[in-house]
Context: one part of a larger RNA
Order: sequence, then structure tokens, then C1' cells
RNA sequence: GUGCAUGUGGUGGAUGCCUUGGCGAUCACAGGCGAUGAAGGACGCGGUAGCCUGCGAAAAGCUUCGGGGAGCUGGCAAACGAGCAUUGAUCCGAAGAUGUCCGAAUGGGGAAACCCGGCCCGUAUGGGUCAUCGCAUGGCUGAAUACAUAGGCCAUGUGAAGCGAACGCGGUGAACUGAAACAUCUAAGUAACCGCAGGAAAAGAAAUCAACCGAGAUUCCCAAAGUAGUGGCGAGCGAAAUGGGAAGAGCCUGUACGUGAUAGUCGGCUUGAUAGAAGAACAGAUUGGAAACUCUGGCCAUAGCGGGUGAUAGCCCCGUAUUCGAAAUCAAGUUGGUGGUACUAAGCGUACGACAAGUAGGGCGGGACACGAGAAAUCCUGUCUGAAUAUGGGGGGACCAUCCUCCAAGGCUAAAUACUCGUAAUCGACCGAUAGUGAACAAGUACCGUGAGGGAAAGGCGAAAAGAACCCCGGGAGGGGAGUGAAAUAGAUCCUGAAACCGUGUGCAU
Repeated sequence: GUGCAUGUGGUGGAUGCCUUGGCGAUCACAGGCGAUGAAGGACGCGGUAGCCUGCGAAAAGCUUCGGGGAGCUGGCAAACGAGCAUUGAUCCGAAGAUGUCCGAAUGGGGAAACCCGGCCCGUAUGGGUCAUCGCAUGGCUGAAUACAUAGGCCAUGUGAAGCGAACGCGGUGAACUGAAACAUCUAAGUAACCGCAGGAAAAGAAAUCAACCGAGAUUCCCAAAGUAGUGGCGAGCGAAAUGGGAAGAGCCUGUACGUGAUAGUCGGCUUGAUAGAAGAACAGAUUGGAAACUCUGGCCAUAGCGGGUGAUAGCCCCGUAUUCGAAAUCAAGUUGGUGGUACUAAGCGUACGACAAGUAGGGCGGGACACGAGAAAUCCUGUCUGAAUAUGGGGGGACCAUCCUCCAAGGCUAAAUACUCGUAAUCGACCGAUAGUGAACAAGUACCGUGAGGGAAAGGCGAAAAGAACCCCGGGAGGGGAGUGAAAUAGAUCCUGAAACCGUGUGCAU
């Protein structure tokens, strides 16, 4: 020097324990916001340099009304400073005020958060107003063309626009893929894009089914059934009748006459929502740094859900069961007044009517129906055509007859159904920091990219900072004492502290 063994350290951050964050559900609510300027931002506002939160030149806030009752001036995050508060602050709730600039952005422009204007008011700092389109009303004009009309312009009133997680309806509509290749077919009327809407939407009161028996709007679920069918009869696609459930609701449209009194609005009451209030019952001993553990003896319980407190607490704290509570605003229900002057609209009765035409159907070409042109009915329609009209018409899967059944070419309609950006409560044989959201931390941040876009890592001292005064070595970093603490090999690179890897002590071998 090397190897082995065994100690002891360093490095490193696995493991264990923890959880402020996630994930998934259940139930209730809510289901919109916006020209009264939204969503989202820019820039500001503090005694303050930054980020977050809050707010808007009245700027971590202003006013009023309630709640509450002793401290307070948001968080990271202390210190200092200056203040506020029982004449009730901070804080919580309701209603208001203010609300720069951009953004539909709307006076014009624009490379968003900027530039430049007109008019009115005001001495002035300043305040207000001016986009477009639809509809209604009025006015001024005004062609071809004489009157006129179309058109144009202006004013007033009213509405629209833009955003939003999924769910809905409609329009346009792929490809990969599967068929073990591929073209019909499939994927799929899916994805994507566009339009429009609602708290749901859509559908909906039979020109429906059925089968000679009958049912009686729509929607959703279970079965029928992977059946009948369809299909390069390949891959695949795939019903309906009927039965059982959820829910249940039916209506309107002409004229005349009669009857009749709705919506709306204002108030009362009830219930609920948005702050809250009251809320039972324990001591001693032992161990320990600390008692809630253990022991002994009690107590409460419509409260032994849960959380916190120096270890594991029904009785220490917050709560919990239970009971109570609103000046203000909102929601639902109920009740009373008004509305009755006029026209129109709801309901009921009687009489007379009416009962949907470029439609139904047909040809050609497409599409939808589980159904790919097929024997192909039924539905939609680009094009060309084109009936009857209740003594009529449609359907019953080519077509015809018989029979049965219904009445198209106008419209409305709750519930059962779908979804969750969000609010509140509750739960989990869900995760526990390489997990769970990408994000427990300054996270859609840092960083990357011209851009669309991509996109991290990073949690833990201790019960309490009691975060190590003072001394020594050192330029410092750091360390040694001292001190705190239960513990400092808990010392801020801080719980535990595995392995790889690197030292070092001892023994043995060489």
C1' cells in the first nucleotide's frame, strides 16, 4: 500500500410517521354574467422594497343598518414608527357610494391598457355626451314619373351585441382504424368547426300502433334481444310490437250573442336563505420536560361526530345534541286591497261555420329509417310535375281487393330524463409529497419557444424561538466552550436518517 472483518464518521435523502393539498362520491341549492359596461386584464392604492390578497385617484378602503364585544391597523413577516378602540374599534352580514385605463368596447384611430377629436355645461381643475344594427313612432327630403311611391336623412323610444365547465337542438362534416391487403362497408353522423337556446333542452296529445283482440301524447329505465333483420350475407351493424316500471295533463286557432273577471301591482302573514345566540358534566395520585396515559373516586349525556390543547380528554378550549334569532335584501307559499275608464287577450254556454295546395302523391337524383336499391313500404327533399277535399283522404313493409284503423299539409304544453363552472353540508376497505391535480411551497410560476404552444423542481427544527448572551481560535466561513431545551448527532443545509459512494480506529492476512 491492498484485501477481509468489526467499530465510528461524512455524504446522500430512501423508509417510517405527519398533512395545509388533491381525488371520488352523496344530498340540497344555484344554474347564469353583460351597454347601470361583463368575463379577463393593465396600471396604481400601505409610514413599506417585493410577491399574494383586498381595493380604485373617495384606492388593504367610504356611508347606513344589523350582528358582535376587546382588542385592532390582511398574509409571507418580524421589528420599528404612527395611530384606532366600551362615545363600541378590528371583525361578520345586508343595502348603498366610489369604481383610473384596456377589454363586446361603442366619438375617431390604434402595434390592448395608448394617440387624437366634435358638441353642451362650468371662471377653472373638470363633468356630460357622440359606434353599429333590428323594431316602433314622428319629422324632413325625395327618383324613373305629373300626383305619388321606392329610396335617403334626422329625432325619440326600445332591444341586440360579448363571455361562460358540461349537458341540449340544429348546420357543415373528416381521417387514423377494423375488414388481418382494399374499393362497397366500418370508424361515425364520431372528432372538429359553426349557429341558437334553456335551467334543462328536445319530443309531445295519433293521417300512431295493432291484428279481427285491442291499446290510447311524449320522455326515461328494465326486459323482449344480440332476437327479427341487415351485411363485399365479410368485418360488422342491429330494431320494433309487446310486457314491467318512473312520471302523468292536456289544450289552442272563425263569426255572432250572452255570461264572466284574468294578468299586473301594493300590502299582510308563514317558511326558508344571507351575520349570529344559549348550550351539560372532574378532581386527586403515580410516571414524565409536559398528562389527556395509568390508578383511585366522581359527574353529564336529546351532547361519547370532529378538531385543538407540551403523549391517547364525553366533563380544559372550540364545538356537538337541542333550542332560539334579522334592522336590511332575496326566494317560495298563502291571503287581502287595487285593477273593472276604453280596446284587446283567458274561461264557460248557445248558434252558425270552418277544419290547412304548388300540399299529398308521382318521375329522376340524393339522404334518413336497424334496413347497403333490395320484393322496399315509411319519412325528408334538389329538380320536373301534380290530386281529392269527409259521398273524401292517409296507413296496415312491392302491389290489388276485403277488412281494420286514423285524419297530414297550423300551433302550445309541466313531470319523469341529461349535466356541474359554482355554493353549503356530509362521507370514503381513495392518495399521502417520484403518490394525490401540472400545481400541498412566489404554479400555469420559473424556464423553453418568433409563435401556436410546452412546462418543472421545490413540504416537516422545537411543546414553546426558549433560534445559542458572553468567552476563545480564525480575515471570514466555520468550529470549541458557555447557555436554552426532555433531546442540539433537534442548531436553522435543522423529525426519522437506509443504500450506493468517501474517510478513519482496531484486529487479521499479504
This is a predicted structure of a 510-nucleotide part of an RNA (large-subunit ribosomal RNA, domain I) from Paris polyphylla var. yunnanensis. The prediction has a mean pLDDT of 84.